[in-house]
RNA sequence: GAGUAGCUCAACGGCUAGAGCACCGCUCUUGUAAAGCGGGGGUUGUGGGUUCGAUUCCCACCUCG
Numbered sequence: 001g002a003g004u005a006g007c008u009c010a011a012c013g014g015c016u017a018g019a020g021c022a023c024c025g026c027u028c029u030u031g032u033a034a035a036g037c038g039g040g041g042g043u044u045g046u047g048g049g050u051u052c053g054a055u056u057c058c059c060a061c062c063u064c065g
Stems, first nucleotide, its partner, number of pairs: 001064003006021004014052001023039005045061005
C1' cells in the first nucleotide's frame, strides 16, 4: 500500500453493491466460432466501534506485496 462475483476492477457516508471478461440458456449456423438477446453468481478478509444509516470513517487481528 492492497483485500469487493470465477478473474480484472468500479462504487461523495444514503436506490436492491455494479461493469468488462468468464460461465449458463436462446437466436443465428450443416456444425463450431463470431455476433445478438436473456440469465445465474456477493457473509464487501475476520471481529469490534462511530453513525439514523458503513464497501466507504476509527481500532485490533489475518493474508498478500

A computed fold for a 65-nucleotide RNA from a marine eukaryotic metagenome, annotated as transfer RNA. The sequence is in RNAcentral, with records from MGnify. Rfam family: tRNA. Its mean pLDDT, the model's own confidence on a scale to 100, is 81.